The prediction has a mean pLDDT of 84. Small-subunit ribosomal RNA, 3' major domain from an uncultured delta proteobacterium, 476 nucleotides, folded computationally. The RNAcentral record of the full RNA draws on ENA and SILVA.

[in-house]
Context: one part of a larger RNA
RNA sequence: UGACGGGGACCCGCACAAGCGGUGGAGCAUGUGGUUUAAUUCGAUGUAACGCGAAGAACCUUACCUGGGUUUAAAUUGCAUGGGACAGCUACAGAAACGUAGUUUCUCUUCGGAGCCCAUGUGAAGGUGCUGCAUGGCUGUCGUCAGCUCGUGUCGUGAGAUGUUGGGUUAAGUCCCGCAACGAGCGCAACCCCUGCCCUUAGUUGCCAGCGGGUAAUGCCGGGAACUCUAAGGGGACUGUCGGUGAUAAACCGGAGGAAGGUGGGGACGACGUCAAGUCCUCAUGGCCCUUACGCCCAGGGCUACACACGUGCUACAAUGGGAAGGACAAAGAGCCGCGAAGCCGUGAGGUGUAGCUAAUCUCAUAAACCUUUUCGUAGUCCGGAUUGGAGUCUGCAACUCGACUCCAUGAAGUCGGAAUCGCUAGUAAUCGUAGAUCAGAAUGCUACGGUGAAUACGUUCCCGGGUCUUGUACA
Numbered sequence: 001u002g003a004c005g006g007g008g009a010c011c012c013g014c015a016c017a018a019g020c021g022g023u024g025g026a027g028c029a030u031g032u033g034g035u036u037u038a039a040u041u042c043g044a045u046g047u048a049a050c051g052c053g054a055a056g057a058a059c060c061u062u063a064c065c066u067g068g069g070u071u072u073a074a075a076u077u078g079c080a081u082g083g084g085a086c087a088g089c090u091a092c093a094g095a096a097a098c099g100u101a102g103u104u105u106c107u108c109u110u111c112g113g114a115g116c117c118c119a120u121g122u123g124a125a126g127g128u129g130c131u132g133c134a135u136g137g138c139u140g141u142c143g144u145c146a147g148c149u150c151g152u153g154u155c156g157u158g159a160g161a162u163g164u165u166g167g168g169u170u171a172a173g174u175c176c177c178g179c180a181a182c183g184a185g186c187g188c189a190a191c192c193c194c195u196g197c198c199c200u201u202a203g204u205u206g207c208c209a210g211c212g213g214g215u216a217a218u219g220c221c222g223g224g225a226a227c228u229c230u231a232a233g234g235g236g237a238c239u240g241u242c243g244g245u246g247a248u249a250a251a252c253c254g255g256a257g258g259a260a261g262g263u264g265g266g267g268a269c270g271a272c273g274u275c276a277a278g279u280c281c282u283c284a285u286g287g288c289c290c291u292u293a294c295g296c297c298c299a300g301g302g303c304u305a306c307a308c309a310c311g312u313g314c315u316a317c318a319a320u321g322g323g324a325a326g327g328a329c330a331a332a333g334a335g336c337c338g339c340g341a342a343g344c345c346g347u348g349a350g351g352u353g354u355a356g357c358u359a360a361u362c363u364c365a366u367a368a369a370c371c372u373u374u375u376c377g378u379a380g381u382c383c384g385g386a387u388u389g390g391a392g393u394c395u396g397c398a399a400c401u402c403g404a405c406u407c408c409a410u411g412a413a414g415u416c417g418g419a420a421u422c423g424c425u426a427g428u429a430a431u432c433g434u435a436g437a438u439c440a441g442a443a444u445g446c447u448a449c450g451g452u453g454a455a456u457a458c459g460u461u462c463c464c465g466g467g468u469c470u471u472g473u474a475c476a
Base pairs, nucleotide, nucleotide: 001476002475003473004472005471007470008469009468010467011466012465013464015460016459019424020423021422022421023420026315027314028313029312030311031310032309033308034306035305042053043052064301065300066299067298068297069296070295077123078122079121080120081119082118083117084116088103089102090101091100092099106115107114108113126290127289129288130287131286135284136283137279138278139277140275142273147186148185149184150183151182152181153162154161155160166177167176168175192267193266194265195264197235198234199233200232201231202230203229207224208223211222212221213220238261241255242254243253244252245251317417321376322375323374324373325372326371327370333364334363335362338357339356343352344351345350383414388409389408390407391406392405393404394403430452431451432450433449434448435447436446
């Protein structure tokens, strides 16, 4: 100087408390461990691994296993020699890769050859093989915590200290005052984006107040530029103002005005460093290793196994509910290898059909919870939907291993969950649906969007984590 203390003081955080809803019990989905296996590819492992890499394993992917093949190679680029187009198509054998046979056949030219391709030889390849404890890059974490440092000066023999401590204050090393310090940098804040109010400009594909026309009905038409909206530029909030408290300071408390008040709400943004944290399987790369194989091609299988254990979720156990009928209101997205309307067929998944749309125009697309009426009457039920049988639809060469969905039948566990444990302070929790990426097909995951919309916070004694000062130490 740090680190540590079941030392002290002060402060903060959904850390506790106060509340609301969960997990832990059930069934299923998904990931992991374990076990099994020819293989169940590999990585990630307290917080900070476990719906994680994977924004999507039937083949492919694919790295694994079995079997069949191949050795200048699947791909890039030279040289030498030889040859001719290559490719395509047909037939045979085969699981295919591939092999054999047949057919067809090029451009330019200074006529030397060149391009392109094939074969052989030779260089050079290739490796998701190892080492993340050799590395770059990227990322997680403490933590959006308020810290981390430097120059000069001063003090100390020196390591170092001071500044950065102290008194207040703040979300903040934020600001004020004081002070052997005076300044500065990286962080904080602000500048950026979205959102909340207003104005200006603009008016189609969006809008429709007033005017006219028309319809069974609809901005449907003429028209309008008000309103909504769209999207570009501005304004607006700064403790600016009033009162009180305070050291007359910084600031705090209350009020006014205001759409908004003290960082308005949300996002992006992550200091010096820590964990030899993660990644050599994104990529790049040192070293080591393989080179008729640890490279490459193909078929089939596996990654989907299943006495079990754990994590994360979904659906429930019902009446604040299930069923039936009718009625209402979003936002944000996506679309030409696409979205696909109306109509018709089918109980349905879907089929048919093609209009429109490169989109404020058309389509996906009926939002659902909600409201009204009605039924069920506390029951393993008109709750719950697992499982299983049958029949189908769609995608796709192909749904056996191993897809999703539909219809009929079946109708399991489950009656609110032990010890323990998690999230959340407001348009939040809870609950309800919608869209997107990936994607031929395949979400209960992820990301985004809106609808409805709470309860509670006395407080900081205690648990956990963190910050500052101080103290002890046989630790570094």